[in-house]
Large-subunit ribosomal RNA, domain VI from Klebsiella pneumoniae, 262 nucleotides, folded computationally. It matches the Rfam family "Bacterial large subunit ribosomal RNA". The coordinates come from a structure-prediction model, not an experiment, and the mean pLDDT is 88. The RNAcentral record of the full RNA draws on ENA.
Context: one part of a larger RNA
RNA sequence: CGUUGGAAGUUUGAGGAGAGCUGUCCCUAGUACGAGAGGACCAGGAUGGACGUUCCUACGGUGCACCAGUUGUCACGCCAGUGGCACAGCUGGAUAGCUGAGAACGGCUGAGAUAAACGCUGAAGGCAUCUAAGCGCGAAACCAACUCCAAGAUGAGACUUCCCUUCGAAAGAAAUAAGACCCCUUGAAGACGACGAGGUUGAUAGGUCAGAGGUGUAAGUGCCGUGAGGCAUUGAGCUGACUGAUCCUAAUAGGUCGAAGA
Numbered sequence: 001c002g003u004u005g006g007a008a009g010u011u012u013g014a015g016g017a018g019a020g021c022u023g024u025c026c027c028u029a030g031u032a033c034g035a036g037a038g039g040a041c042c043a044g045g046a047u048g049g050a051c052g053u054u055c056c057u058a059c060g061g062u063g064c065a066c067c068a069g070u071u072g073u074c075a076c077g078c079c080a081g082u083g084g085c086a087c088a089g090c091u092g093g094a095u096a097g098c099u100g101a102g103a104a105c106g107g108c109u110g111a112g113a114u115a116a117a118c119g120c121u122g123a124a125g126g127c128a129u130c131u132a133a134g135c136g137c138g139a140a141a142c143c144a145a146c147u148c149c150a151a152g153a154u155g156a157g158a159c160u161u162c163c164c165u166u167c168g169a170a171a172g173a174a175a176u177a178a179g180a181c182c183c184c185u186u187g188a189a190g191a192c193g194a195c196g197a198g199g200u201u202g203a204u205a206g207g208u209c210a211g212a213g214g215u216g217u218a219a220g221u222g223c224c225g226u227g228a229g230g231c232a233u234u235g236a237g238c239u240g241a242c243u244g245a246u247c248c249u250a251a252u253a254g255g256u257c258g259a260a261g262a
Stems, first nucleotide, its partner, number of pairs: 001152001005163007015149004021049006033038001051106005059100004066093005071086006109144002112142001118136003164261001165174003179257004183199005204250003207246005213239003220233005
């Protein structure tokens, strides 16, 4: 821009893309078959490999500042307690998120039409012949089925709901409606656009409060010990992303676009 009024939402599916793999074992059955050795079709079940999709409950990884321990040195006047620097100083753990080596799931199926192959009926050619007319059966390939995209499918589809002026002779113009955007708070969304949640009739983000999870018994004080230290207060104190609650802070104010329908 189009889809012939303007919008919001829900959809149909022309068409396209993806997937499509396979082993071993058990049973049928030591049956059919075979002198024996050996050893099935068909049907049913179990469990793997590779591949793919999704996910983080469990098992692990990471987790640049969440907790603790600790070395050297400097600073806060000193003690105590803290902070800076030294690869994040080093070390031990670790929430969310992200993640694999981890978890869950997937390959099903079909009365379709067929290939090779195998057939029925059957002439030309009194026989024979699956073929010439006609009729079957038969593959991981085709088609459908499964997952995803999809009406620019210009052949532009369908359904539901919302909106209904003025000026002009006309062409057209203007202000609006429903609705949308700018702007702002933002997100398991994201390079930017976009997409989603919100904007005071508000829990969108931050803060605060409560909890979860993490770390592992803070500081101060008291007691014990000559002391290094230990014990009690105490599962204490601290705590990024997690779960909730709460208008304390910030989403203020405002602006723009947008129909009148052959």